[in-house]
Molecule: Glycine riboswitch aptamer
Organism: uncultured Allosphingosinicella sp.
RNA sequence: GCGCGGGAGAGCGUGGCGGUUCUGGUCCUGGCCAGGAACGCUGCCGCCGAAGGAGCAACCGCCCCGGAAUCUCUCAGGCAGAAGGACCGCGC
Numbered sequence: 001g002c003g004c005g006g007g008a009g010a011g012c013g014u015g016g017c018g019g020u021u022c023u024g025g026u027c028c029u030g031g032c033c034a035g036g037a038a039c040g041c042u043g044c045c046g047c048c049g050a051a052g053g054a055g056c057a058a059c060c061g062c063c064c065c066g067g068a069a070u071c072u073c074u075c076a077g078g079c080a081g082a083a084g085g086a087c088c089g090c091g092c
Base pairs, nucleotide, nucleotide: 001092002091003090004089005088006087011045013044014043015042016041017040018039020037021036022035023034024033025032026031027030046079047078048077052075053073054072055071059067060066
């Protein structure tokens, strides 16, 4: 490095816009209005730490150069399931 298995935390929060679709009403039958559903984009609030990133430095190192946590931050990422996932085990 590749394959297989295991692998945590925290919101199915809420506003706006967009098209799709369903139901109902209306009439001039393909438009208008109302409501629902899933989805896409985006704002706001709350929260999590185990991709990545950054910080502290116990420790390693004779010195220099340097390395360095599961601690800290939360930029990034994530907060139903799925996916992802540090790390662990087995095989090559």